[in-house]
Context: one part of a larger RNA
RNA sequence: UUGGGCGUAAAGCAUACGUAGGUGGAAAAUAAAAUCUUAGUUUAAAGCCUAAGUUUCAUUUUUGGGAAAGCUAUCACAAUAAUUUUCUAGAGUCUAAGAGAAGAUUACGGAACUUUAAAUGUAACGGUAAAAUGUUCUGAUAUUUAAAAGAACCUCAACAGCGUAGGCAGUAAUCUAAAUUAGUACUGACACUGAGGUAUUAAAGUGUGGGUAGCAAAAGGGAUUAGAUACCCCUGUAGUCCACACUAUGAACGAUAAGUGUUUGUUCUUGAUAACCAGGGACGUAGCUAACGCGUUUAACACUUCGCCUGGGAACUACGAUUGCAAAAUUAAAACUC
Numbered sequence: 001u002u003g004g005g006c007g008u009a010a011a012g013c014a015u016a017c018g019u020a021g022g023u024g025g026a027a028a029a030u031a032a033a034a035u036c037u038u039a040g041u042u043u044a045a046a047g048c049c050u051a052a053g054u055u056u057c058a059u060u061u062u063u064g065g066g067a068a069a070g071c072u073a074u075c076a077c078a079a080u081a082a083u084u085u086u087c088u089a090g091a092g093u094c095u096a097a098g099a100g101a102a103g104a105u106u107a108c109g110g111a112a113c114u115u116u117a118a119a120u121g122u123a124a125c126g127g128u129a130a131a132a133u134g135u136u137c138u139g140a141u142a143u144u145u146a147a148a149a150g151a152a153c154c155u156c157a158a159c160a161g162c163g164u165a166g167g168c169a170g171u172a173a174u175c176u177a178a179a180u181u182a183g184u185a186c187u188g189a190c191a192c193u194g195a196g197g198u199a200u201u202a203a204a205g206u207g208u209g210g211g212u213a214g215c216a217a218a219a220g221g222g223a224u225u226a227g228a229u230a231c232c233c234c235u236g237u238a239g240u241c242c243a244c245a246c247u248a249u250g251a252a253c254g255a256u257a258a259g260u261g262u263u264u265g266u267u268c269u270u271g272a273u274a275a276c277c278a279g280g281g282a283c284g285u286a287g288c289u290a291a292c293g294c295g296u297u298u299a300a301c302a303c304u305u306c307g308c309c310u311g312g313g314a315a316c317u318a319c320g321a322u323u324g325c326a327a328a329a330u331u332a333a334a335a336c337u338c
Base pairs, nucleotide, nucleotide: 004309005308006307007292008291012306014200015199016198017197021193022192023191025087026086027085028084029083030082033080035076038073039072040071041070042069043068048066049065050064051063052062053061090190091187092186093185094183095182096181097180102176103175104174105173106172107171108170109153114148115147116146117145118144119143120142124135125134161168162167205246206245207244208243209242210241214240215239219235220234221233222232257305258304259303260302261301262300265283266282267281268280269279270278271277287294288293311338312337313336320331321330322329323328
C1' cells in the first nucleotide's frame, strides 16, 4: 500500500532470446466501439450531501430535495480503439569497406619445468630469519648431448580491442556470428518491454572414460610455539588438462534493469582520419544528490515496460513443493526477541 523508493541507507533477476500481456511513428477516409451531451427508466429501505421540523445538528429521529450507479434512446468526432488507403523520420534488408584476445574445429611452433638415457666430474646439494625433515660415494647437485610427456603461451601489451553476460591472448587454416562506417538502392511501423518459458552461465564440485609435466586442498613429516589440528620448510593424493553428461552458484559489481527523445564545454584514445559518426577513458557547466559524488557512457529533464524493497535479529533458516546421482539449488515463513 490510490504513497515513496532501488550507486553507497532495504531494494535491478547473472545474462540474453522470446509467448501472453502492457505501450507504441506521420497523413487521409469510413463507421461510431468506448468517451461526451440531453432525455427516460431502474437501482427495497437505510446510508452520503443538503433544507425544514420534533427536544439541540454533541447522540438520535421525521419529511422533502440532491448526489452516485446500471440500462434504453439521442448528440459530437479533437484525441484513444477499429477498418481501408497512403508515407518514410523508427526498425529491418541489400551493396561496398576496413577493424577486432568474438566463438567452434584441426594442424603446427619455440622457450622453460620435470623425468629417462649417456658423457664429464667430486662432495656435497637443497632449504630457511635460523634450522631440520629431504636428496647424495649404489656418484647426487652442477655442465653437455639425446629423447619423452604434459600444461601454459615471454616480448608485442595499452588507461587499448572483442563479446549479451560468464569471459576471450603463441602461429596458421577452415567454418560461424555480431557490431561500425559509407551508399540511400529495397520493405513500409514489421517497433519497445516482457509474467511464465527456453538457452547460455567463472571457480569449486559430481558421474563415465582418458591424461597427469608443473602446481597443489586432504594426508605424512620437519620447524616455530605454552600449545600450533596454522603461518615457514620437505614430500604429496584428489583436482587443475581432454571428451561427453550434470550442477546453476559468486563482491556473477558499474554494488547503477532494458528502450526512446532532449540538454554547456575541455581533453586523451580505438575504428587507415582533419571534421562528422560509432565506441572506450579523464575533467567539468547546468541540473540532481542526505552527503560522497553523478554529470551526453547521466545518479539531469521526460515517457514506456518488467523486476524488486517496506525496522534489526531469528533467517540466503524451518516446514512443504520443484529440480539434482550427490553436494546442494530455487521458492520461502512463524513463534520469540530488541

Small-subunit ribosomal RNA, central domain from Endocladia muricata, 338 nucleotides, folded computationally. The prediction has a mean pLDDT of 85. It matches the Rfam family "Bacterial small subunit ribosomal RNA". The organism belongs to Endocladia, within Eukaryota.